[in-house]
């Protein structure tokens, strides 16, 4: 002094990410359980245990009645690959049980996605809420590359991606 150079600590993006706790709606005239009464032999997720003609399961009726997981709002706590999907692997866990399913949460790998929002289509969900995944828009930060003004910024277009980007301090090269 200079970058397509090496590490390191600090930062920004904004309806920005996610976690806990409390309240609140909603789920829900539901699951479920009592009574009655119709019916008749099963019922247990598999298998057994276990209950059943002193009536199973099912259907109506009465009569009580939840919760989980999402979701708003206040508080709080961790941060900016915050976080989220996916498939692979690991044990747990699924019980009344030596087991084993569906589904669940957690750990590592890898691979995408800059962020918010709108619409459609699937999908999970009780949901028109919300939430994931694709497509196609708006917005917006960021760096490159161009124009136009200007004194080191601002407008505007066009493009890329977070292992960015932007500060400092350091490694390397040159003097």
């Nucleotide at each position: 002094u200079a970058a397509u150079u090496u590490g390191a600590u600090a930062g920004g993006g904004g309806u920005g990410c996610g976690g806990u706790u409390a309240u609140u709606a909603a789920u829900a005239a539901u699951a479920u359980g009592u009574a009655c009464a119709c019916u008749a032999a099963g019922c247990g997720a598999u298998c057994c245990a276990g209950c059943g003609a002193u009536g199973a399961a099912g259907u109506g009726u009465u009569c009580a009645a939840a919760a989980a997981g999402g979701a708003a709002u206040a508080a709080u706590c961790g941060c900016c690959g915050a976080a989220g999907u996916a498939a692979a692997a690991g044990g747990c866990u699924g019980u009344g049980g030596u087991a084993u399913a569906a589904g669940g949460a957690c750990u590592u790998u890898u691979a995408c996605u800059g962020g918010u929002u709108a619409u459609g289509u699937a999908u999970u969900g009780a949901a028109u809420a919300a939430g994931u995944a694709c497509a196609u828009g708006a917005c917006u930060g960021u760096c490159a590359c161009c124009u136009a003004a200007a004194c080191a910024u601002u407008a505007g277009g066009u493009g890329g991606a977070g292992c960015a980007c932007u500060a400092u301090c350091u490694c390397u090269a040159u003097a």
Predicted 3D model of a 175-nucleotide RNA (Lysine riboswitch aptamer) from Desulfosporosinus sp. It was read from a public genome assembly, where an Rfam model found it. It matches the Rfam family "Lysine riboswitch aptamer". About the family: Riboswitches are metabolite binding domains within certain messenger RNAs that serve as precision sensors for their corresponding targets.